[in-house]
A computed fold for a 90-nucleotide RNA from a bacterium, annotated as c-di-GMP-I-GGC riboswitch aptamer. The coordinates come from a structure-prediction model, not an experiment, and the mean pLDDT is 79.
Order: sequence, then C1' cells, then structure tokens
RNA sequence: UUGGAAAAAGGUAAAUCCGUCGUAAGGCGGAGACACAAAGCUACGGUCCCGGAAUUAGUCAAGGGAGGAUGGGAGGCUGGGCUGCCCAAA
Repeated sequence: UUGGAAAAAGGUAAAUCCGUCGUAAGGCGGAGACACAAAGCUACGGUCCCGGAAUUAGUCAAGGGAGGAUGGGAGGCUGGGCUGCCCAAA
C1' cells in the first nucleotide's frame, strides 16, 4: 500500500422488553442479539424523520386542505473528511 477466503484475540449491538428524559422524532441506562472488517469519530453534501411560522384557493362559517421558515433528530441509507485492531499478500 492492497485485500478480507480462512483462523484467532478482542470490539460494536438491530428488533423486542424494562426504566428514564423529551410535545415529538428520538436520546441515555439495563436486559437482549439481527447483523457488522470501520456498525469507530465527524455531521460537510445528499437522504430520511419530528415539529410547524409566514402565506393561501374555495366556503356564510366551522372543521379541514395547500404551504414548509426558524429549529430539532437519525447516521446500522449514501458520498466525503479524520483515526484504528487482527490476518494475508506485496
């Protein structure tokens, strides 16, 4: 530097359940393992989710609809940036 067929050491932990915080998305802790060779970190681009301001057709009106600002969240969807264990090959 390239790769992850096999092996080994170690690591992470989806769904679900319990507790707790939050309007919510969801976070954190415990139990639990579907998976993962970066499923480590980041949150820069895209994406998704929550929430919902201005504005607004129509209607007698109400309910409802359209709209999607500021803000928040995910990252185990994807591209980028930073770092790194084991093994193999050069």
Of the family's consensus pairs, 91% are formed in the model.